[in-house]
Molecule: small-subunit ribosomal RNA
Organism: Viscum album
RNA sequence: CUGUUCGAUCCUGGAUCAGGAUGAAUGCUGGUGACAUUCUUAACACAUUCAAGUCGGAUGGGAAGUGGUGUUUCCAGUAUUGGAUGGGUGAGUAACACAUAAGAACCUACCCUUGGGAAGGGAACAAUAGCUGUAAAUGGCUACUAAUACCCUAUAUAAUAAGGUUGAGGAGGAAAAGGAGGAAUCCCCCCAAGGAGGGGCUCAUGUCUGAUUAGCUAGUUAGUGAGGCAAUGGCUUACCAAGGUAACGAUUAGUAGCUGAUCCAAGAUGAUGAUCAGCCACACUGGGACUGAGACAUGGUCCGGACUCCUAUGGGAGGCAGUACUGGGGAAUUUUCCACAAUGGGUGAAAUCUUGAUGGAGCAAUGCUGCGUGGAGGAGGUAGAAGGCCCAUGGGUCAUGAACUUCUUUUCCCAGAGAAGAAGCAAUGAAGUAUCUGGGGAAUAAGAAUUGGCUAACUUUGUGCCAGCAGUCAUGGUAAUACAUAGGAUGCAAGUGUUAUCCAGAAUGAUUGGGCGUAAAGCGUCUAUAGGUGGAUUUUUAAGUCCACCUUCAAAUCCUAGGGCUCAACCCUAUAUAGGCAGUGGAAACUACCAAGCUGAAGUACGGUAGGGGCAGAGGGAAUUUCUAGUGGAGCGGUGAAAUUAUUAGAGAUUGGAAAGAACACUAAUGGAGAAAUCACUCUUCUAGGCCGACACUGACACUAAGAGAUGAAAUCAAGGGGAUCAAAUGGGAUUAGAUACCCCAGUAUUCCUAGUUGUAAAUGAUGGAUACUAGUCAUUUCACGUAUCGACCGAUGCAAUGAUGUAGCUAACGCAUUAAGUAUCCCUCCUGUGGAGUACGUUCACAAGAAUGAAACUCAAAGGAAUUGAUGGUAGCCCGUACAAGCGGUGGAUCAUGUGGUUUAAUUCGAUGAAAAUAAAAGCACCUUACAAGGGAUUUACAUGCCAUGAAUCCUCUUGAAAGGGAGGGGUGCCUUCGGGAAUUUGGAUACAGGUGGUGCAUGGUUAUUUCCAGCUUUUGUUGUAAGGUGUUGGGUUAAGUCCCACAACAAGUGCAACCCUCGUGUUUAGUUUCCGCCGUUGAGGUUGGAACCCUUACAGACUGCUGGUGAUAAGUCAUAGGAAGGUGAGGAUGAUGUCAAUUCAUCAUACCCCUUAUGCCCUGGGUGACACGCUUACUACAAUGGCCGAGACAAAGGGUCGUGAUCCCGUGAGGGUGAGCUAACUCCAAACUCGUCCUUAGUUUGGAUUGCAGGCUGCAACUCGCCUACAUGAAGCCGGAAUCACUAGUAAUCGUCGGUCAUCCAUACGGUGGUGAAUUCUCUCCCAGGCCUUGUACAAACAGACCAUUACACUAUGGGAGAUGACCAUGCCUGAAGUCUUUUCCUUAAUUGCAAGGAGGGGGAUGUCGAAGGCAGGGAUAGUGACGGCAGUGAAGUCGUAACAAGGUAGUCGUACUAGAAGGUGUGGCCG
Repeated sequence: CUGUUCGAUCCUGGAUCAGGAUGAAUGCUGGUGACAUUCUUAACACAUUCAAGUCGGAUGGGAAGUGGUGUUUCCAGUAUUGGAUGGGUGAGUAACACAUAAGAACCUACCCUUGGGAAGGGAACAAUAGCUGUAAAUGGCUACUAAUACCCUAUAUAAUAAGGUUGAGGAGGAAAAGGAGGAAUCCCCCCAAGGAGGGGCUCAUGUCUGAUUAGCUAGUUAGUGAGGCAAUGGCUUACCAAGGUAACGAUUAGUAGCUGAUCCAAGAUGAUGAUCAGCCACACUGGGACUGAGACAUGGUCCGGACUCCUAUGGGAGGCAGUACUGGGGAAUUUUCCACAAUGGGUGAAAUCUUGAUGGAGCAAUGCUGCGUGGAGGAGGUAGAAGGCCCAUGGGUCAUGAACUUCUUUUCCCAGAGAAGAAGCAAUGAAGUAUCUGGGGAAUAAGAAUUGGCUAACUUUGUGCCAGCAGUCAUGGUAAUACAUAGGAUGCAAGUGUUAUCCAGAAUGAUUGGGCGUAAAGCGUCUAUAGGUGGAUUUUUAAGUCCACCUUCAAAUCCUAGGGCUCAACCCUAUAUAGGCAGUGGAAACUACCAAGCUGAAGUACGGUAGGGGCAGAGGGAAUUUCUAGUGGAGCGGUGAAAUUAUUAGAGAUUGGAAAGAACACUAAUGGAGAAAUCACUCUUCUAGGCCGACACUGACACUAAGAGAUGAAAUCAAGGGGAUCAAAUGGGAUUAGAUACCCCAGUAUUCCUAGUUGUAAAUGAUGGAUACUAGUCAUUUCACGUAUCGACCGAUGCAAUGAUGUAGCUAACGCAUUAAGUAUCCCUCCUGUGGAGUACGUUCACAAGAAUGAAACUCAAAGGAAUUGAUGGUAGCCCGUACAAGCGGUGGAUCAUGUGGUUUAAUUCGAUGAAAAUAAAAGCACCUUACAAGGGAUUUACAUGCCAUGAAUCCUCUUGAAAGGGAGGGGUGCCUUCGGGAAUUUGGAUACAGGUGGUGCAUGGUUAUUUCCAGCUUUUGUUGUAAGGUGUUGGGUUAAGUCCCACAACAAGUGCAACCCUCGUGUUUAGUUUCCGCCGUUGAGGUUGGAACCCUUACAGACUGCUGGUGAUAAGUCAUAGGAAGGUGAGGAUGAUGUCAAUUCAUCAUACCCCUUAUGCCCUGGGUGACACGCUUACUACAAUGGCCGAGACAAAGGGUCGUGAUCCCGUGAGGGUGAGCUAACUCCAAACUCGUCCUUAGUUUGGAUUGCAGGCUGCAACUCGCCUACAUGAAGCCGGAAUCACUAGUAAUCGUCGGUCAUCCAUACGGUGGUGAAUUCUCUCCCAGGCCUUGUACAAACAGACCAUUACACUAUGGGAGAUGACCAUGCCUGAAGUCUUUUCCUUAAUUGCAAGGAGGGGGAUGUCGAAGGCAGGGAUAGUGACGGCAGUGAAGUCGUAACAAGGUAGUCGUACUAGAAGGUGUGGCCG
């Protein structure tokens, strides 16, 4: 920087990615060189080899060799020196271990410098020889002997005083007379002083985490004496004192070698401590000393332990964290190589010798770096070849890439020459390396990853929430750029991806550089200690600060410059900046220190002043309840409605009296007081604080505040009182599916007091305290001041306090705004993703309840804040609708029709299913239709196109069969022609294909329904807001209407609305055909230079709130009158915005993909779609007298018509039959209700017509399943319909017929038109339903069919408890006590020295004692894993029970507390508004 919370937005906030790095590992792949690097794990165990020797010029001797002497060579022993360096590892160590800077009380072999010395003697022991033990390791005894080995004496300048000097005396040390050489001389040795380098010691500062480790310490802290050490010192010991250390983190626990440096980062930080270098520590584990200049050493020794090996079982040997190697562990780390040629070390006089240090080679892409795998031409004159992939089938792409032509030879292969590194005359090279010359030939050499966004790069096929992918968001459920595969592409390249880890990004720990009103975060409040910070003036000092100089911070590294390897990596040389600690000198502004004074902060005293400030005491009335006495006599009480309860034993009501406890109406306020919690009847005592005034006093005495202390609502606890009311729990009554609740009746603790306890609340302004500054306006409380005085007002008056609004500024926004959330300073608390969890464990406090402190495992990619638009609410307001209401007629009951569900069936084809499916698709199911089932058939097809052959085609007859189909026969040979053939068509063949009412309406187009009888939807420009968005479109009126008017940061516009269109209603206007009228005329048709009055037709006119009045704002409009055929949209129709429902339809049609292909396609027959215990929808007909039957008589509109309509006449009771005029149409076909009259008279009827019988008619190939109609006969239910529910506001409902489409006929009572007759009612928005606008709340956005809580059942995971048992660790006490130093020693022993001797001095051994490792015993501590069991939490697919929260969430929610309940929860009490 990016992606990720949301419908979208801004913020907060986490998790993720892109970068760099690594001692890495791993997958796939792999040409070469240079330079580096390579057990991070088991400080696990180690076979084997090597890694520390050297000197014969210290020395005695042995061996070899030689005829002998002599000489030479080699060597075990004694002696010297070195094995304390080099090399390895990081276990331990939180420490003077390390780093930096200082210091004083020390030692120092080899080396350097200076001075001096080197005299005289002595006794042994190895080797060796002999004897001898043992398996071995390794010894024992006797005898001999040398030295630069050992001892004695003499000689002193040092030391004996941790100051100096002088004098006297005493004690005290060493020698190699050695070695070499013919000699000169050289080497070695001793003493003293100094140096260099090395080492020991002390101190200041720095150096990880935990306080759920707060106290630790007995040689501990200091002193004196003594001892000890190279040296200081409790280092050790005796005595004495009681100190020492710690909140600036002691002690304790955990972790860890430290540093130069390395990685990262803009830097500050952060992380790391491999290789190289410095220091430390360690050497199987624990302890100890010896030797030595140096060690407490380990490639030395002694002891204890574990382990391994050898053994003759008696006893011995060993220590790779040196090099190489082996096993083991592990994701993982090399050769049992070469050489001392170089550099360096040891020894020696030296030559030499030695060196797994080191120099080299080998293995490993482990890293960094260099080079290569070819370069040029090559799409044209003549293939953009083959092949792959994609495709719209045209082509595109891999791709100038290859081929082809030509060039080159880095690399590679062969051959030859061949360095530097070698110093000092010569010699000396582990690796024939680098390099050079010649030849050969494009030859020997490219992969891994990615390709949805972040993130550079896209398509095909397969798969079908499967397989899989995944860093994150996410992907995959039949059209996947996300899986797998292929082709292409992209960025890297001898590598490339992955994994792990660190830093960065991360300002998500913020010194630089964050925050705390609502997102996480201000302690409930106050006082005050340490600490931090601190007014103004002058002086001193110089700690901080600043300046200059200087020492140091090893080298390497880093940076800069230069140089060397062909370049680079790498290596070499030289230098600098900045910074740290220390030192010296200077400056004095600021901070600090010293001293003095100042008054503004702060305080004291004085004078006023307001107040529910506090503690205690006293008094008061109203109300409530109870008791008592009267009156009175049936109800009271309570609720949504009731009931439980109380009441004739007298309630309630009312009157008198008494008692008790608790709380204090009005005043009262946005008001007052207090640190907060909190504080209110009146009076009184005592008492604290504030404010104002004046300016007397003190003179910085201040601010904040970790720990600490005090106080702290309600509830709770314990004790004693008190107990009226109210009231957790509890009981009862209701409600309810249940009701452990809401409501009601009772009711205990509590509520009150006293002295205690607890210490928490949404203890809130969700806002820590202090100080200063920064616009106003209005209001309230107290005080002071002002106008001559007093009172009430008043006020450009001054403080203090409390509120409202608002500018700048701030804020994510909301909002805050002199009472800051603004601008600044000081101090304190607190925060760092959600959940787990304020939980567990531990500790402290508490009588208890609990409080305080306060994690982790695990889990998710979010959780959260503010605001926006919607949707929604059992939120508020306005409005509208046949929505209710008022009316009228129905449905729901009956019969029947139709459709549908269900059932049945071989099949009952398919789809449509709340409103918005159900007389709907279907404007016509006997066959056909037809898609279904059964049976019978054919397979290039019933249909389209292309090829070949053939015959024209069409047609007719016979036969078989249920038909399809099969077989046979006959007739016929046409059209055009350039004479080649062609067009159309039949049959046959072959192959591409056809065909599909098969699937997906959740892949689609188109169509349609619904919302919608609605009035909304949207844009440009402007403006506003960080933005989503807002404004416009809201407001006041008005309308059927976002219709119009007015106002307005909006001005305009589009689409809907309206209008334009059609029909109906009027017309003195226009026109007059086939109409109408007149006339003429015909069988009929017709004619007419007649007219159009009427009907009709055609064109036009007409209505616009235009006029008048009221009202309204002088507007829009509205109300009323007039005129008018019609009046406020005149009536009806067509017309249907943006969107919603993954609404309907793949079976109208079209279409993508999938599926079938002798079948899911095609043909045929008869069957089915018409079934029938039943449910539902929509209709018809009725139940009758406003009627029915019969007779007579009137009046329409619209529409249809040549495979048609059909007049007229005749026949039939009738359906209908016969006849067939006219009509391709202003010709023709047509009413019933109604009116008049007769009969019927309230009945299952002269109502009603279902059902059934028989007989006919029509259509059609066909009427059985399964058509319609007619006549006669039959004559069912039904007497107006429960809950519920539907349509309709005027030519409407109701009622009456009529026509049409489809159609051979018709199951039509349907649908769509048409006219006739022709009502009733509308108060109004209260309620139901639906909708619109605005407001408000929201935890919803799939939008309440939302969202969400807890128990419970099941599975898995992590975790606390847990009777215990186990492991390693730590400290303490006791026992035992190895090796060893030290102490003691009366025992044993003894070459040098001393003594005449006995003996002594000194030494050795043994013994004793202190300390002392491992071990044993005991009780503790802290810790790790484990554990029957039972607890909690988290996560899981769609389980169970309820519905607590989100809307007034249906009882507002919530915090603290107490009780209670399956569960969410409920209730009481006090608080909060979120």